A computed fold for a 72-nucleotide RNA from a bacterium, annotated as transfer RNA. Its mean pLDDT, the model's own confidence on a scale to 100, is 82. Its Rfam family is "tRNA". It is annotated as a transfer RNA. Its family is annotated with triplet codon-amino acid adaptor activity in the Gene Ontology.
[in-house]
RNA sequence: GCCGAAGUAGCUCAGUGGUAGAGCAAUCGCUUCGUAAGCGAUGGGUCGUGAGUUCAACUCUCACCUUCGGCU
Numbered sequence: 001g002c003c004g005a006a007g008u009a010g011c012u013c014a015g016u017g018g019u020a021g022a023g024c025a026a027u028c029g030c031u032u033c034g035u036a037a038g039c040g041a042u043g044g045g046u047c048g049u050g051a052g053u054u055c056a057a058c059u060c061u062c063a064c065c066u067u068c069g070g071c072u
Base pairs, nucleotide, nucleotide: 001071002070003069004068005067006066007065010024011023012022013021018055026042027041028040029039030038048064049063050062051061052060
């Protein structure tokens, strides 16, 4: 330099055009003499950045950034 993959909550990941979700973690409550476990509730998101297409974009297109892999 070229090609490909990935980027979504604190962490691991779903979500292939129509109001962004799960598990774990955090906080609070119930339970317990107390802790853990269990049960319930709550909070937490510029969907990597910028532009384009569309009535509507996490999703489609383009460029860029970061990480990983391959080729040279």